[in-house]
RNA sequence: GAACGAAAGUGGCAACCCAGCUGAAAGGCUGGCACGCAAAGUUAUGGGUCUAAGGUAUUUGCUAAGAUCGCCAGGCUGCCGAA
Numbered sequence: 001g002a003a004c005g006a007a008a009g010u011g012g013c014a015a016c017c018c019a020g021c022u023g024a025a026a027g028g029c030u031g032g033c034a035c036g037c038a039a040a041g042u043u044a045u046g047g048g049u050c051u052a053a054g055g056u057a058u059u060u061g062c063u064a065a066g067a068u069c070g071c072c073a074g075g076c077u078g079c080c081g082a083a
Stems, first nucleotide, its partner, number of pairs: 004081002012037002017032006035070001041076003045073003048068003054063003
C1' cells in the first nucleotide's frame, strides 16, 4: 500500500411515521423521530423495479428522455487497523 472486516475510537447517515413544501404521478426537499447501515459517501454507468404528464392505440392497454444508489452490480472517494 492492497485485500479484508474482528476489537476499539472519532464520529457519520437516517428507515417507517408525522407536519409543511413541491411534482401529472412515481417520487423529492425541509424539520422531528431512530428501523437499521463499515461506505445507508458520491455517481443514473449496466440491469431490475416504479410512475405515465406527453405521445400512441382504442376505450382494457403500450411507452421514459421522469424516478429509485436504503434493489443488485460497477466507477470514484473515505475513518480505524486484528486474523